[in-house]
Context: one part of a larger RNA
Molecule: large-subunit ribosomal RNA, domain II
Organism: Limisphaerales bacterium
Formats: sequence, C1' cells, structure tokens
RNA sequence: GUCUGCGAGUUGUUGUCGGUGGCCGGCCAAAGCUGUUAAGCAGAGCGGGCCUAGGGAAACCAAGUGCUAAAUGCGCGACACGUCGCUGGCAACAGACCCGAAGCGGAGGUGAUCUACUUAUGAGCAGGCUUAAGCCCUGGUAAUACUGGGUGGAGGGCCGAACUCGUGGAUGUUGAAAAAUCCUGAGAUGACUUGUGAGUAGGAGCGAAAGACUAAUCAAACCCCGUGAUAGCUGGUUCUCUUCGAAAUCGCUUGAGGGCGAGUGUUGUGUAAGUUCCUGACCGAGGUAGAGCACUGAAUGGCUUAGGGGCCCCACCAGGCUGCCAAAACCAAUCAAACUCCGAAUUCAGUCAGUUCCUGUAUCACAGCAGUCAGGCAGCGGGGGAUAAGCUCCGUUGCCAAAAGGGUAACAGCCCAGACCGCCGGCUAAGGUGCCCAAAUAUGGUUAAGUGGAAAGGAUGUAACGUUGCUUAGACAGUGAGGAUGUUGGCUUAGAGGCAGCCACCAUUUAAACAGUGCGUAAUAGCUGACUCAUCGAGCGACGUUGCGCCGAAAAUGAUCGGCGAUACAACCAUAUACCGAAGCCGCGGGUGCGGAGCCGUUCUGGAACCGCGCGGUAGAAGAGCGUAAUUGCAACGUUGAAGCCCUACGGCAACGAAAGGUGGAGUGGCAAUUAGUGAGAAUGCAGAC
Repeated sequence: GUCUGCGAGUUGUUGUCGGUGGCCGGCCAAAGCUGUUAAGCAGAGCGGGCCUAGGGAAACCAAGUGCUAAAUGCGCGACACGUCGCUGGCAACAGACCCGAAGCGGAGGUGAUCUACUUAUGAGCAGGCUUAAGCCCUGGUAAUACUGGGUGGAGGGCCGAACUCGUGGAUGUUGAAAAAUCCUGAGAUGACUUGUGAGUAGGAGCGAAAGACUAAUCAAACCCCGUGAUAGCUGGUUCUCUUCGAAAUCGCUUGAGGGCGAGUGUUGUGUAAGUUCCUGACCGAGGUAGAGCACUGAAUGGCUUAGGGGCCCCACCAGGCUGCCAAAACCAAUCAAACUCCGAAUUCAGUCAGUUCCUGUAUCACAGCAGUCAGGCAGCGGGGGAUAAGCUCCGUUGCCAAAAGGGUAACAGCCCAGACCGCCGGCUAAGGUGCCCAAAUAUGGUUAAGUGGAAAGGAUGUAACGUUGCUUAGACAGUGAGGAUGUUGGCUUAGAGGCAGCCACCAUUUAAACAGUGCGUAAUAGCUGACUCAUCGAGCGACGUUGCGCCGAAAAUGAUCGGCGAUACAACCAUAUACCGAAGCCGCGGGUGCGGAGCCGUUCUGGAACCGCGCGGUAGAAGAGCGUAAUUGCAACGUUGAAGCCCUACGGCAACGAAAGGUGGAGUGGCAAUUAGUGAGAAUGCAGAC
C1' cells in the first nucleotide's frame, strides 16, 4: 500500500415546541398492597403533581394589583383550555458524536542488578628513568656550617604495557551496534582502578555542579488510580430521492480563527390587501457632482497707501528719493475634504393612481429548527498608499463563493446564458464564418508597417479636409546672363575695402542689384545669396485639423496573432444581406413539486386524466423512501435442495429488487407492526492477512 472485519449524535432525567391518542361533569397516579394467564396485566390507592388568579420584596389585597398623598397615568395581569401517555425536533444536567494532548493530584505502590555518592570486605597496577629527607665515610671547622663519595628510596615525579578513560579524524547513519569499529590520543602508586555484599528515592535521593544521574525515560522516574481530566484547537463522522436555500454584515464581548442578540434561510400556523414589490404623478428630506468667491482660509498681478528697509539731507525737529519688503481697502483673474451666495442627476420618506396572470401568493405576525460572523474579483464613487500592488479600508451593482453550458488559445470573479430527464429535430445570444474548426458574400475606403500583434517623444510616410500666398501680365525648381556707380560710407584700427566691432543705412544709373545673406583673405582678391532679365510652360509654397501607418523596441531552453498562413486581404473603417453558434428559446416524448373548476370512488393526509406555473445548488431547514439485525403476529417455502457464494436476463428516478443456471447441504424469506450495538473510502483510524 491493497483486501477483509471493526469504527462516531447514544442513554437517563427534566423542560419546551410539533404530531398522535385517552379523559375533560378537571386530568394523572409513585411507593407499598390485592388479584392474575406473572420481566407483564388488572384493581383499589392516605399522601402527592399540574390546572382552575393574579399583583407585590413583603405585610397584604384580589379580576385586579404594584407604584403614590392621589392616580383620568404607567407596569404586570384578567375577558378561559387543561391533563396524562406514546412519538419526533431542540435545550439543560450528565464523558453526551468519536479519536487526540502537554499536564495536575494521590499519607497508593515498584525501582540504586544502569548510574551518583556512601559503607563493609577483598583484588589489581610488566618494565625502565629520576634520585628528596635521613644515615655512613672522606675532606673541613674551635665546634657548627659547608664540600666530595656512597648508602637510602620519597614523589596526586618521568617514559610506557595490562587496566581506566574518550582528544582529533575516518567509517558507520533502514549501522554488525537505539552511541560501535579503526587510526590517533589522556591517566597509569593515585582525589587510582575494580569484584562482591550493603545503604540513601520521587518535590525525594545523589551530585569535584553539567539541571548531571536515579534501569535505552528526568526542569521532578516508573506502575496504578482520580480519568472517558480539559482541548473556544486539528482530523473524522457510514444508504437514496424530492422541495426551498443562506452568510462571510451590525452591536457587545480579557473580544478578535470563540460566543450572544440582530440581519439573512427553512418548516408550520394565522393574516391577507393593488397592502408589499414595480411604474407614474404630486409633495417633502438632503448639501454630494458641478459651480461660485457672498463667509472662512489660500494664492497672482495691478492701483492706491499705512508700516518697515536702503540712499540723500540733517545740531535737533523735520524733509526728499526709491526699480526693495508690504498690512488694509479697491480692480482683474484663480484655488479648497474639514469654505458656500448657489446647486443637480440618482436616492430616501409620505400621499395618490395603475398592473391579465402572479393569489389564499408576496407582505406582515407568531412558533419550531438552523447555518453564517476569515470572503474574493470586476465596474462605478471615494479614504490610505506613490492618482504603486493580484495592496488595504468603506459605499454601490454584478458574478464567484454555492453555477454547469457557449465565447475569451488555455484561464473561479470578464462577455453571453441559469443545466428535471431523453431526441442522429428547429431558431438564436455572446462570439465568429481561408485551413486546423461549424459557418460569407457583395460594395466603398484606409494601411505597406506582417502595422494589425507595446509608451512619452520625434519625423518632407501616406490619405482626406480646411485657411492663406504666388501663378499664361508666365509662378516654383532648373539652366544662361546681370548683380553696377558715389564708395575703400563715416568711426575705429597696424589694416577694417559689403562681411572683427560702433554709427548711419543715403543718393545715382537701372530690367535689377543690399552702404550687403553666407563662405573666404593679414587686408584686398575670389565664390555665393537677395534682387532682375531671358529660356522653359502649369501648377508651386506656408500653416492647420483628422484617419491609418514609421522610429523609439535589449535577456537569458526554439520561435509565435492559439498555429499554419494571409497584402485590391484571411488587416483596419463603414454599409448591406446571409449563415454558424449554448445544457438559452422552440418542437416531440417522459418524470416530479405546487395550484386548479369539473369527474370517479366515496369522506379520506383518497384516486385517475387534463390544464397552468415551477424543478442549478455549498452550509442548512423540510419531506418521502431503500436496505441491515432482532422480536411479535398472520399466511407460507425448504433434502423433489434453505441460506451463502458464482454467473447473468429483467424491473425500479434512486437507495435497491430479482427469474433461470451452477455450487452448496439446512434452514429461510413475504406481509403487518415493534425495537435498534442499523448502512464505511477517508479519522498519519484499530486488528488480521498478503
């Protein structure tokens, strides 16, 4: 891991609500007793319980009573419906759906064969090195001291086996081993090591002290008991079909992943109207969007002018100038969530009117039972943040949650659309119609970038439209020619001759020609432009608006509109008409819930047909069933073959039922009731097998 078996809302008491029944001229009846066909039933049954009256703390009063000096007032009551069984929902108290702690307590017990320390009695330590004190001899001294040579054998001395330990490394890491092996290492006459016996224990021991050790367990051992401790936490919780169907919000909470009340769901009972919902009208509420500057503030320029700064003047007082700062007032133009002289749309409240069906329905009220209190995304209006976030916090609508189907290449929340079941029928939505892939043609334009299928910004891309200028009295571009004179204007300068700089910018000849547009020179020169003529012969410039394109464009496995591929399109814009396309709608057949006048049996929770409206669904509420085990009753089956097992038609919406055949060899199912140790895939479930 698989298979098989086991495995979780139970039981008692009390209460409450529903269903159902007995009695109601109130109901019931414990213990004990009597009888009996005896786990039962029947009978009587002092006491007792509920109901028949409430209010008040009580005295007390009483259909009233309390408050009060008193209530025309207010609160709670009165104007009936009980009681006892059975049964179902729920609650309370109990382990209370099941499994699960770490823990707490016990004057209950077991442990020192491991280990810590102690105690008694034993044992062990190859070999080598060093050579303390003391003593002897010699030298030496007045005597000591001292010196040398021996002897001697001290030491938590030295080296190093046994022994004890465990420093570093490797191996091992489902090991040979729940701590080892190998190499290396420390101590090795000592605070040494060790055998045997004994002692000390659980808030206690023992500890050269690490919270170490006390039998692979220690910041309080192990066993048993309290004990099914508690667990606002995690996991699990077993058959089917049908109807309805949420919430992730508000308030409070030692509250925040828990609860309680409200909101929202469901079931029952009652009430039920154009009352609710919706639409319209009318009448109100309001201060948002916008707008405005009348208030409060902000902020720019001007004018006027207090106050100040600077400069001048000044013995003092005074005075003058100002291009600096600037209050108040005025003018002009602005800004505001916490400004408003104004002010919508939507919204909300009220009144009136309208609506076939929806209808004994929505609404509303009461009663039983819940679940929900982590929400998410998208659009719109905002706060926070950085006018960041698949961010966060509100409001509002939709969807997901709890929603399948079609589209979007794929993709909970986007677009379309809400799946009772069946059909090899039809029409459509969003979205599509070259091929993958169901379905398309026509017309008029745009794009040349594979744009389509990335931004600010930039640009003689291209198309359409507009404003304006020049133009057969010849424009624009090109080509030929001219482009002069006073003059080298004056000044400046070394020079300044159109062209360093300053001033002026006239006049003449002309078809036209600047006191000069640029290049150039040391300065001249030279080239060129403006301007003019000729040639040519029809459009040429400037500016703006709009459509579609261009550049901007660098990333890590092989590229990408989903792919292939496509250019008068298979791209984009526009028009027209078709078609495809979903579980939508229609058609045909079937099932089921609710409602319905009539019909049939007959008075019931009835039946059949028909008609109308419904039938996605998590938590959850409600209803109807299937199956398992046992008991009772009735009628049955079985050696001419029961159950079980194998195989397999058929029937039922499903849980399931079940013929025939085979196997098997002794019990079994049906109907009606009752009772429950009643349904398995999950709980790192438990046991066994493989």